[in-house]
Context: one part of a larger RNA
RNA sequence: CCACGAACUCCCAACGGGGAGAGAAGACCCUGUGGAGGUUUACUGCAGCCUGUCGCUGAGAUACGGUCGAGGGCACAGAGCGUAGGUGGGAGCCGUUAAUCCCAGCUUCUCCGGGAGCUGGGGUAGGCGACAAUGCCACACCACCUGCCUUCGGUUGCAUCCCUUACUGGACAAGCGUCCAGAACAACGAUAGCUGGGCAGUUCGGCUGGGGCGGCACCCCCUUGAAAAGAUAUCGAGGGGGCCCAAAGGUCGGCUUAGGCGGGACAGAAACCUGCCGUGAAGUGCAAGGGCAAAAGCCGGCUUGACUGGAUUCUCACCAGCAAGGAAUCCAGAGGCGAAAGCCAGGCCUAGCGAACCUUAAGCACCAACCGUUGAGGGCUUAAGAUGACAGAAAACUUACCCCAGGGAUAACAGGCUUGUUGCGGGUGAGAGUUCCCAUCGACCUCGCAGCUUGGUACCUCGAUGUCGGCUCUUCCCAUCCUGGUUGUGCAGUAGCGGCCAAGGGUGGGCCUGUUCGGCCAUUAAAGGGGAACGUGAGCUGGGUUCAGACCGGCGUGAGCCAGAUCAGUUUCUACCUGUUGGGUG
Numbered sequence: 001c002c003a004c005g006a007a008c009u010c011c012c013a014a015c016g017g018g019g020a021g022a023g024a025a026g027a028c029c030c031u032g033u034g035g036a037g038g039u040u041u042a043c044u045g046c047a048g049c050c051u052g053u054c055g056c057u058g059a060g061a062u063a064c065g066g067u068c069g070a071g072g073g074c075a076c077a078g079a080g081c082g083u084a085g086g087u088g089g090g091a092g093c094c095g096u097u098a099a100u101c102c103c104a105g106c107u108u109c110u111c112c113g114g115g116a117g118c119u120g121g122g123g124u125a126g127g128c129g130a131c132a133a134u135g136c137c138a139c140a141c142c143a144c145c146u147g148c149c150u151u152c153g154g155u156u157g158c159a160u161c162c163c164u165u166a167c168u169g170g171a172c173a174a175g176c177g178u179c180c181a182g183a184a185c186a187a188c189g190a191u192a193g194c195u196g197g198g199c200a201g202u203u204c205g206g207c208u209g210g211g212g213c214g215g216c217a218c219c220c221c222c223u224u225g226a227a228a229a230g231a232u233a234u235c236g237a238g239g240g241g242g243c244c245c246a247a248a249g250g251u252c253g254g255c256u257u258a259g260g261c262g263g264g265a266c267a268g269a270a271a272c273c274u275g276c277c278g279u280g281a282a283g284u285g286c287a288a289g290g291g292c293a294a295a296a297g298c299c300g301g302c303u304u305g306a307c308u309g310g311a312u313u314c315u316c317a318c319c320a321g322c323a324a325g326g327a328a329u330c331c332a333g334a335g336g337c338g339a340a341a342g343c344c345a346g347g348c349c350u351a352g353c354g355a356a357c358c359u360u361a362a363g364c365a366c367c368a369a370c371c372g373u374u375g376a377g378g379g380c381u382u383a384a385g386a387u388g389a390c391a392g393a394a395a396a397c398u399u400a401c402c403c404c405a406g407g408g409a410u411a412a413c414a415g416g417c418u419u420g421u422u423g424c425g426g427g428u429g430a431g432a433g434u435u436c437c438c439a440u441c442g443a444c445c446u447c448g449c450a451g452c453u454u455g456g457u458a459c460c461u462c463g464a465u466g467u468c469g470g471c472u473c474u475u476c477c478c479a480u481c482c483u484g485g486u487u488g489u490g491c492a493g494u495a496g497c498g499g500c501c502a503a504g505g506g507u508g509g510g511c512c513u514g515u516u517c518g519g520c521c522a523u524u525a526a527a528g529g530g531g532a533a534c535g536u537g538a539g540c541u542g543g544g545u546u547c548a549g550a551c552c553g554g555c556g557u558g559a560g561c562c563a564g565a566u567c568a569g570u571u572u573c574u575a576c577c578u579g580u581u582g583g584g585u586g
Stems, first nucleotide, its partner, number of pairs: 008586001010584006017578003021573002029407004034403002036399004042202005048195001050193006058163001060161003064157012082139001085145005092128003101122009167182006205218001206216002214235001219241006242390001243285001244347002249303007257281001259277006283292002286352001288350003307333009335344003358385007366378002414461001415459001416457003420454001422450006431441002468543001469541003473535001474532005481506003484501006509521004549567002552564001553562003
């Protein structure tokens, strides 16, 4: 000096591993006292429909009722002259205007005895009550009342029929109207009741190892957790309450239990009587804890303090505040028991509970009212009626047609942590292996490793890290399927079985299913197991799952729903950086 190669610089072309690449404040999930669509036996209403009443709306008749007024009649247990409705007054009342009585006829009621009324005839002065008797009640006469029957009148209702003038329809006519038909019905208006997703508005709790389903840990009480002051959480553990009692309250008096031992006819382990021991093992209305023996337990007497009013303290609610509720103490009044001291404001104690509005009851007598055409309303005090989601809205589902605001405060994929489960290994060696634990297999018990399964958790991501399987392509691990080396054998050989080293290479083709997996077929030396965001969708596919359409089965009154089935269903991106490959310049 020339040629070639490598590294480096820059450029061109290509690929699509990474930039949890770009795109779109995630559509799944949850939350919001945010919406909307739909449904219904959600709640509350409104149309509409049906029916009653009233108005428009008037005349008449019949039948049957209600009510009021007037007149008349009836009212019988038995006894008693005899057909006594009830109560009161009552010693008189009726009668020549013909009483009582007798005869005949008619009407009506009847308990069949008779009662009431009317007509005709005879006839003349008394008849009835009181008294007496009977009886629950005593009669004449008067008044009122009850029930039933009947006559008349007023008013009103209901049913039916009828009329025409309201009103309505039709024909004719076209300012007035005429005729026909219907008709006080209908229509219309008002009002009340029933019905009423036809329509509208609204609601559709909370806690929660995501939400839903389940449960109530949503209001109280006891024990424990609770770490010896007090307080203290979890869908921590064990259990209770939402009453009951007129005595199971108050007080006074008396008594002592459970159990054991001894004795006693039937009588026994247990019946009843009796003696001794007996700190509570019994009992307490109900949970648990604490308490309790001349009692707080058991029995009896008398009672209602399970009172009225007021005040304070504690608790609920440690430490800030907080209602209802609960408890304790004191004062005044009126009482109960006790000889008295005294005790008593419910129950041996700790659970057994509820605001405002409204209603009801009682009290106060405060306001107020057209306070006789009898009745207003409000206030204050006390008590009761319930909200258990328990400091208390009046309230159902569905949405895959869905929307919005948000959340990685919260689920599904993947990752992290954990490793019960899973996989693999170790210790021990009961036993199987003819004998013999360990050739091989190995129970019970026990110690580890891995991070592939399935879980748990909720730490990153919800202003998006695309989800199963297949195809493609690369690399890694070894706990090795084949091939290689080596060793034990219950290894004669062949073929096996077990162990050790070893990851260089290989590990294939089909049928069924979307499948991973699995089953099957024929080969093969063998047809190993796994990781890489269950490797790989800015590489493909899109069969499955997981939007909108639709069908079936099941569920649901329904809208709709179903890790049930079935058919169909848009897979975006021109590569900036980095990375890799090929080519080139210096």
The part of an RNA shown here (large-subunit ribosomal RNA, domain V) has 586 nucleotides and comes from a Candidatus Caldarchaeales archaeon. Lineage of the source: Archaea > Thermoproteati > Nitrososphaerota > Candidatus Caldarchaeales. Its Rfam family is "Archaeal large subunit ribosomal RNA". Model confidence (mean pLDDT): 82 of 100.